[in-house]
RNA sequence: GGCGGAAUAGUUUAGUUGGUUAGAACAUUGGAAUCAUAAUCCAAGAGUCGUAGGUUCAAAUCCUACUUCCGUUA
Numbered sequence: 001g002g003c004g005g006a007a008u009a010g011u012u013u014a015g016u017u018g019g020u021u022a023g024a025a026c027a028u029u030g031g032a033a034u035c036a037u038a039a040u041c042c043a044a045g046a047g048u049c050g051u052a053g054g055u056u057c058a059a060a061u062c063c064u065a066c067u068u069c070c071g072u073u074a
Stems, first nucleotide, its partner, number of pairs: 001073007010026004019057001028044005050066005
């Protein structure tokens, strides 16, 4: 250099047949419970879905370019 794959919350990830609030677990914060702590239960915050364009009534999802990472090949 060629080819393939991945990027979504602090972390690990679901959602990739385009469709009507983008979910979960852990972590964090507050509360309940306890003599107290842990475990347990309840609640809350945290995402403009890697960046920039395009298609569409509508894009995390399709197309293009770029960035980063992983694998493979010469």

A computed fold for a 74-nucleotide RNA from Ahnfeltia plicata, annotated as transfer RNA. A source record names the gene trnM. The RNAcentral record of the sequence draws on ENA. Its Rfam family is "tRNA". The organism belongs to Ahnfeltia, within Eukaryota.